Record summary:
Model confidence (mean pLDDT): 76 of 100. The RNA shown here (Bacterial small signal recognition particle RNA) has 95 nucleotides and comes from Hormoscilla sp. It is recorded under the gene name ffs. It matches the Rfam family "Bacterial small signal recognition particle RNA". Its family is annotated with SRP-dependent cotranslational protein targeting to membrane, signal sequence recognition and signal recognition particle, plasma membrane targeting in the Gene Ontology.

RNA sequence: GACCUGGACCCAGGCGGUGACAACGCCCAAACCUUGUCAGGACGGAAGUAGCAGCAAUAAGGGAUGCUUGUCGCAGGCGUGGACUCCGGGUCUCC
Numbered sequence: 001g002a003c004c005u006g007g008a009c010c011c012a013g014g015c016g017g018u019g020a021c022a023a024c025g026c027c028c029a030a031a032c033c034u035u036g037u038c039a040g041g042a043c044g045g046a047a048g049u050a051g052c053a054g055c056a057a058u059a060a061g062g063g064a065u066g067c068u069u070g071u072c073g074c075a076g077g078c079g080u081g082g083a084c085u086c087c088g089g090g091u092c093u094c095c
Stems, first nucleotide, its partner, number of pairs: 001092008010082003014078002017074007024066002026063003034057004042049002
C1' cells in the first nucleotide's frame, strides 16, 4: 500500500415486548314508548282482529376475557441495509 473481516457511532426501515383507546368475538341486558310468536282471556254471526303474560331475537348500555385486529405512544431488545468517521484483527506485497 492492497484485499478481507469484527465492533462502535449516524441514518433508514423491519420484527417482537409493553401501555392506552377502539373494533370484533362471549355473557348479561327493555313494565311501556323494539320486533316476532302470541297460551289464557277480550271483541266478532263467522272469517278473523287487536293483543296481556310467557318465550325468543335484538337495542341503548354493562361485564369478565382473548398471547384476535387496527391506531397512537414508551424506554429499551433483536436482526437487516447504507454512508463516511473512529478503534481493532488476518493475509499478501514493498521499503